[in-house]
RNA sequence: UUCUUCAGGGUUGGGUGUAAUUCCCUACUGGCGGUGAAGGCGUAAGCUUACAGUCCGCGACCCACAGGUGCCUCACCUGUGGCUGAUCCGGUGAAAAUCCGGGACCAACAGUACAGUCUGGAUGAAAGAAGAA
Numbered sequence: 001u002u003c004u005u006c007a008g009g010g011u012u013g014g015g016u017g018u019a020a021u022u023c024c025c026u027a028c029u030g031g032c033g034g035u036g037a038a039g040g041c042g043u044a045a046g047c048u049u050a051c052a053g054u055c056c057g058c059g060a061c062c063c064a065c066a067g068g069u070g071c072c073u074c075a076c077c078u079g080u081g082g083c084u085g086a087u088c089c090g091g092u093g094a095a096a097a098u099c100c101g102g103g104a105c106c107a108a109c110a111g112u113a114c115a116g117u118c119u120g121g122a123u124g125a126a127a128g129a130a131g132a133a
Base pairs, nucleotide, nucleotide: 001133002132003131004130005129006128013025014024015023027117028116029107030106031058032057033056034055039048040047041046053105054104062082063081064080065079066078067077068076069075070074087103088102089101090100091099109120110119111118
């Protein structure tokens, strides 16, 4: 570099209502890489396994621009850029944004009685992981 495969979880129980898995109480979920005071191996240098939704970064969604294609008021493809949520307190300690305890908070767009959890774009795309040449 090319190819192949894989690559997201969750509304329990109740209340109000004509109507809500959407509101209210309660319940439940946590993509990918990095970082990471455990532990293991080693005389040592060093090697190595696990642990973050809220730390660092990435992806999806959405928007703009450029180029391209087409059945050209529009759609699609490629590239570039933009946008992109949320954490405190206590403990231990030399050191904690990651450990332990407690409390809090967050979660694209479209549809619909207002949706992280339903339905849909999506049998899609993709961070990336594994394998083969």